Record summary: A computed fold for a 100-nucleotide RNA from a Pseudomonadota bacterium, annotated as Glycine riboswitch aptamer. Of the family's consensus pairs, 90% are formed in the model. The coordinates come from a structure-prediction model, not an experiment, and the mean pLDDT is 77.
């Protein structure tokens, strides 16, 4: 400098779960009843793909210690119509020694 490549940006795509119940009050619609929506607080049911956490197969180094870490489980926080968010692919841009 190139090429894999690391995280980083922009692009598409991207599961699963109650549009649950009762209160309170707040916008709208209504002559009222009522009825939409969103927000706090209570409760009970789920999900597993933001992050955490647990065990931990492997895998590496200065090797009896450390360091990463797949499944796989927890549901702490996060979600359970849409929108938003999304482990993860994929292409594109610029950087980069965490390595080759």
């Nucleotide at each position: 400098u190139c090429a894999u490549c690391g995280g980083a940006c922009g692009c598409a795509g991207g599961a699963g779960a109650g549009c649950g119940c009762g209160g309170g009050g707040c916008c709208g619609g209504u002559u009222g009843g009522c009825u939409g929506g969103g927000u706090c607080c209570g409760c009970c049911g789920c999900c597993g793909a933001a992050g955490g956490c647990g065990c931990a197969a492997c895998c590496g180094g200065c090797c009896c210690c450390c360091g990463g870490a797949a499944c796989c489980g927890c549901u702490c926080a996060g979600g359970c119509a849409a929108a938003a968010g999304g482990g993860c692919u994929g292409c594109g841009u610029a950087u980069g020694u965490a390595a080759u």
Its Rfam family is "Glycine riboswitch aptamer". Rfam describes the family as follows. This family represents the bacterial glycine riboswitch. Glycine riboswitches usually consist of two metabolite-binding aptamers domains with similar structures in tandem. Clan: Glycine riboswitch clan. It was read from a public genome assembly, where an Rfam model found it.